[in-house]
RNA sequence: GGAGUCGGGCGGGCUGUCGCCGCGCGCCUUGGCGCGGGGAGGAAAGUCCGGGCUUCGCAGGGCAGGAUGCUGGCUAACGGCCAGAGCGGGCGACCGCUGGAAAGCGCAACAGAAAGCAGACCGCCCCUGCUGCGGCAGGGGCAAGGGUGAAACGGCGAGGUAAGAGCUCACCGGCCGCCAUGGCGACAUGGCGGGCCAGGCAAGCCCCAUCCGAAGCAAGACCAAAUAGGGAAACCGGCCGGCCCGGCCCAUGGUUUCCGGGUAGGUUGCUUGAGGGCGCGGGCGACCGCGCUCCUAGAGGAAUGACAGCCGCCGCCCCCGGGCGGAACAGAACCCGGCUUACAGCCCGGCUCCCCUU
Repeated sequence: GGAGUCGGGCGGGCUGUCGCCGCGCGCCUUGGCGCGGGGAGGAAAGUCCGGGCUUCGCAGGGCAGGAUGCUGGCUAACGGCCAGAGCGGGCGACCGCUGGAAAGCGCAACAGAAAGCAGACCGCCCCUGCUGCGGCAGGGGCAAGGGUGAAACGGCGAGGUAAGAGCUCACCGGCCGCCAUGGCGACAUGGCGGGCCAGGCAAGCCCCAUCCGAAGCAAGACCAAAUAGGGAAACCGGCCGGCCCGGCCCAUGGUUUCCGGGUAGGUUGCUUGAGGGCGCGGGCGACCGCGCUCCUAGAGGAAUGACAGCCGCCGCCCCCGGGCGGAACAGAACCCGGCUUACAGCCCGGCUCCCCUU
């Protein structure tokens, strides 16, 4: 200098004018006015996971259903993150994948003879018959070689055979069982024995293990008109009686008072929280502990905008100072931790490979 890989950060700044939505103070007449101060993001998005909070027979067990899936750890929790293991890709930094296929069912296009306790197209070999000696026909054996395929039932050598074949043997690979050593563990290394080989897909069903009660801020809680309706009490009314007290009243009433449910409306939930920054300490790390410090939108038809000037960034042109143009993805609604997706233009750092120079 070039190529690459991994991680972190920014996402224009200042001033002025006119507006919009909350908050505090003051003033006046319901409603406004004046002053002060505040007002989107790294993803606010998708709503894909997890948790807080709230209500519902407090929810213990089982079925169904769903999710996850190597090991250990972190966390409130997770399908997230960290550190490892095995396998695969890359020269490398680094990246990707992950329970079970010798429980069962199922699936595999095309090609190919044959695709699952497989099969014989070419081929190899033996026997019989015929022959024009090149072979042909019939019967049988084989799976070494060729060919097809993503995948063809271990590799290689020797023995063996008519030709062959784990048919037999040695070595190697894989599998199963046992043991030793190291590791918390996934696993690694090594030894002994067996036997001859056991294909793929579980993101098709399934099996095993673990986890999950359901619904969601339009959750929920409180205050509470008018009208209609409900309940209770008293009085009026009817009956017993000449009257009062007292008792009764099936149905239907009237007046007053009280009660509860509930609608409109209002208040709350509502933003100070598993919070941010800095320092110290523990840990490889995710993360945790302590101290100091900061307060940063809370609307509910839904505000957070527009314009102008200067500066900064990028591109082009004239040319060393100007001119013109451009600046993404997107926009809170109960809150938080993640994941995923979108993003013009930049900035910083670790590491790898190649070339050159010293």
Molecule: Bacterial RNase P class A
Organism: Desulfovibrio sp.